This is a predicted structure of a 474-nucleotide part of an RNA (small-subunit ribosomal RNA, 5' domain) from an uncultured Xanthobacteraceae bacterium. The RNAcentral record of the full RNA draws on ENA, Greengenes and SILVA. Model confidence (mean pLDDT): 89 of 100. Its Rfam family is "Bacterial small subunit ribosomal RNA".
Context: one part of a larger RNA
RNA sequence: AACGAACGCUGGCGGCAGGCCUAACACAUGCAAGUCGAACGGGCGUAGCAAUACGUCAGUGGCAGACGGGUGAGUAACACGUGGGAACCUACCUGGUGGUACGGAAUAACUCAGGGAAACUUGAGCUAAUACCGAAUAAGCCCGAAAGGGGAAAGAUUUAUCGCCAUCGGAAGGGCCCGCGCCGGAUUAGCUUGUUGGUGGGGUAACGGCCUACCAAGGCAACGAUCCGUAGCUGGUCUGAGAGGAUGACCAGCCACACUGGGACUGAGACACGGCCCAGACUCCUACGGGAGGCAGCAGUGGGGAAUCUUGGACAAUGGGCGAAAGCCUGAUCCAGCCAUGCCGCGUGAGUGAAGAAGGCCCUAGGGUUGUAAAGCUCUUUCGGCGGGGACGAUAAUGACGGUACCCGCAGAAGAAGCCCCGGCUAACUCCGUGCCAGCAGCCGCGGUAAUACGGAGGGGGCUAGCGUUGUUC
Numbered sequence: 001a002a003c004g005a006a007c008g009c010u011g012g013c014g015g016c017a018g019g020c021c022u023a024a025c026a027c028a029u030g031c032a033a034g035u036c037g038a039a040c041g042g043g044c045g046u047a048g049c050a051a052u053a054c055g056u057c058a059g060u061g062g063c064a065g066a067c068g069g070g071u072g073a074g075u076a077a078c079a080c081g082u083g084g085g086a087a088c089c090u091a092c093c094u095g096g097u098g099g100u101a102c103g104g105a106a107u108a109a110c111u112c113a114g115g116g117a118a119a120c121u122u123g124a125g126c127u128a129a130u131a132c133c134g135a136a137u138a139a140g141c142c143c144g145a146a147a148g149g150g151g152a153a154a155g156a157u158u159u160a161u162c163g164c165c166a167u168c169g170g171a172a173g174g175g176c177c178c179g180c181g182c183c184g185g186a187u188u189a190g191c192u193u194g195u196u197g198g199u200g201g202g203g204u205a206a207c208g209g210c211c212u213a214c215c216a217a218g219g220c221a222a223c224g225a226u227c228c229g230u231a232g233c234u235g236g237u238c239u240g241a242g243a244g245g246a247u248g249a250c251c252a253g254c255c256a257c258a259c260u261g262g263g264a265c266u267g268a269g270a271c272a273c274g275g276c277c278c279a280g281a282c283u284c285c286u287a288c289g290g291g292a293g294g295c296a297g298c299a300g301u302g303g304g305g306a307a308u309c310u311u312g313g314a315c316a317a318u319g320g321g322c323g324a325a326a327g328c329c330u331g332a333u334c335c336a337g338c339c340a341u342g343c344c345g346c347g348u349g350a351g352u353g354a355a356g357a358a359g360g361c362c363c364u365a366g367g368g369u370u371g372u373a374a375a376g377c378u379c380u381u382u383c384g385g386c387g388g389g390g391a392c393g394a395u396a397a398u399g400a401c402g403g404u405a406c407c408c409g410c411a412g413a414a415g416a417a418g419c420c421c422c423g424g425c426u427a428a429c430u431c432c433g434u435g436c437c438a439g440c441a442g443c444c445g446c447g448g449u450a451a452u453a454c455g456g457a458g459g460g461g462g463c464u465a466g467c468g469u470u471g472u473u474c
Stems, first nucleotide, its partner, number of pairs: 001473003005470005012346006018339002020304001025302003029299003034063003039060002042057006070257003080181006088174003093170008102134003110125006141150003155162002183229003190220003195217008232254004236247004259280005282293004310336001312335003318332001319330004349379004359370004383415001385410005393401001418463005423444003429458005439446002
């Protein structure tokens, strides 16, 4: 000098920021991912004689749920940083080219009949689609040396459009490989059998021992392999004249994880926090047959701890998902609440006022000091209080914040100062009490009857809505 701090005493206001560093301990409750009727059929309701229209509900289907948000357990690794590389993928968006013609079979919903305490589930029957399948066509595409072979589509509507298929580009994103950099221990010296390389095959979007069979016997290591410990990495942050040292909270990029371990499915993308399956521990429900759950999302609870907040408001803005749109959803976000946790700003009054009140303290008893300090007089009104007006943020509508910021007026010095220290280091001294006691202390050291070092008082010094102490780093 610094801090995501804590503790003690104290505490007026505002702005901006920050706020579980410990148990990746366990979690009650609510919310945190939906949306589309302009893909589709139906149930219910309303209106109507009806066709139908509107609303709503679950279902089929599409897109989204791989983003956004959290955490740092694991990881010493191509994880990260930086610079390169070739054998790749990419939904939505965007530019170009070409197409969008014909058929079919099902299935949920629904109805009927069952099973179950529940979660849920079985059978039969009916039905639609932008759901599924077949054949047709193929400019371009794929396989092939060639001949040749292979493969597509979906419609909707308010008639403006929005879509669908194939293919070549773009943009943006991602997968993979490599050089270099990246903590401690040698009281860890040898390590390795898919191991190192080759051939054939498989697999992947893609290269590759990635996997497999066979062949060869290699590969790494004192320039530290292997093993053990510790640790997310970086931009940065703190310190320092710098070199360096320490560190990685907030913000941003990347990585990893989602009760623990394993696995795949779907998909352009996951081996998927609020998806699925299996195993395990734990918790809960049960009619004992069987089921349900996963806050390292936002709040909140218990626990641990020196210690870290509200079960708040709003989608008004920014952004995201879906939708043609209206719009819906959004604990992302924007705001508000709590906390002197930090930084910054402001206030707690200003002027005048005695050779100097009273009181306190000291005293050589003369006086000194507190001290212009107070009182008194003259003023002012920041902040706070009360009353009135009242935004920008949204250039048409729409404002949670918010009757906030800000402006005007009113009253009245009125409501607002503490903490640490005073032996030397180190700025600031006397008296009383105590008597190696009680105590102080960062180091040196003070205290055993005159203690500037303990306790109190007066006075003084320092900082100030803070001041000290402790911890940690330089």